[in-house]
RNA sequence: GGCGCAGUAGCCAAGCGGUAAGGCGUCGGUCUGCAACACCGUGAUUCACCGGUUCAAAUCCGGUCUGCGCCU
Repeated sequence: GGCGCAGUAGCCAAGCGGUAAGGCGUCGGUCUGCAACACCGUGAUUCACCGGUUCAAAUCCGGUCUGCGCCU
C1' cells in the first nucleotide's frame, strides 16, 4: 500500500428498510433482626463519525476513524 471482517447500554449480544430483543451488572422495591439468596421493577432522542439515497436508515451507498486478520 491492497483486500476482508467488526464497531449497537457499564459489559456480552440480537437485529438486515417501518420508532432496538435478551443476559450480566448497576439502582430502587418486596422479603430478612441485619445481610446474602430469591422475586418484581429499572435504561440506548449521537446504533463509531461525516455525507448521500429513501416518505422512512442501526440496516442500503460513498468517505473517515479504531480494532483484528490476510496478501505484498